[in-house]
RNA sequence: GCUCGGUUGGCGGAACUGGCAGACGCGCAAGACUCAGAAUCUUGUGGGAGCAAUCCCGUGGAGGUUCAAGUCCUCUACCGAGCA
Numbered sequence: 001g002c003u004c005g006g007u008u009g010g011c012g013g014a015a016c017u018g019g020c021a022g023a024c025g026c027g028c029a030a031g032a033c034u035c036a037g038a039a040u041c042u043u044g045u046g047g048g049a050g051c052a053a054u055c056c057c058g059u060g061g062a063g064g065u066u067c068a069a070g071u072c073c074u075c076u077a078c079c080g081a082g083c084a
Base pairs, nucleotide, nucleotide: 001083002082003081004080005079006078007077010026011025012024019067027045028044029043030042031041032040046057047056048055049054060076061075062074063073064072
């Protein structure tokens, strides 16, 4: 230099053909149980605004296509593999 694969919440990791992003697990918080804990069970858990209803932002970064993009196109950063 060329060709592939990867990058998504605090962590791992899904999302099939473009159609409610954060499923599921871990962790964390609150509660139940306990004399107290562990284990187990229940509920909640991206960020911001708001009393609330609700709204805005969010898939490495920047553009584009589209009514709609994690997904398609272009450029780019980083990680890994192969070839030269």
Model confidence (mean pLDDT): 80 of 100.
A computed fold for an 84-nucleotide RNA from Bacteriovoracaceae bacterium UBA2394, annotated as transfer RNA.
The sequence was found in a public genome assembly.
It matches the Rfam family "tRNA". Its family is annotated with triplet codon-amino acid adaptor activity in the Gene Ontology.